[in-house]
């Protein structure tokens, strides 16, 4: 180039959880630890999903909706690549 299935020598990532830290939460981070990944590298200004400090709403005194400006790439896409076959 070019990739539908299968396939991974050497190498790379690491869910749960648990310990520390950062947050209002969702979640990051760093260490322990592996369910898994052939893109589980990268992309949050396509779509999807979590979260609701702040705000608004209504309530009317403490609880309820609505909101992304906050997040997740191990949800789909997108883009760039390694092995191997053609």
């Nucleotide at each position: 180039a070019u990739u539908a299935a299968a396939u991974a020598u050497g190498a790379g990532c690491a869910a749960a959880u648990c310990u520390a830290u950062c947050g209002a939460a969702a979640g990051g981070u760093a260490g322990a630890g592996a369910c898994g990944c052939a893109a589980a590298g990268c992309c949050a200004a396509g779509g999807g999903c979590c979260u609701a400090c702040c705000u608004c709403u209504a309530u009317u005194c403490u609880a309820a909706g609505a909101u992304a400006u906050g997040g997740c790439a191990g949800c789909c896409g997108g883009u760039u690549g390694c092995a191997a076959a053609u």
Model confidence (mean pLDDT): 80 of 100. Predicted 3D model of an 86-nucleotide RNA (c-di-GMP-I riboswitch aptamer) from Evansella tamaricis. Rfam family: c-di-GMP-I riboswitch aptamer. Rfam describes the family as follows. GEMM was predicted in a large-scale screen for bacterial structured RNA regulatory elements. Its family is annotated with cyclic-di-GMP binding in the Gene Ontology. It was read from a public genome assembly, where an Rfam model found it.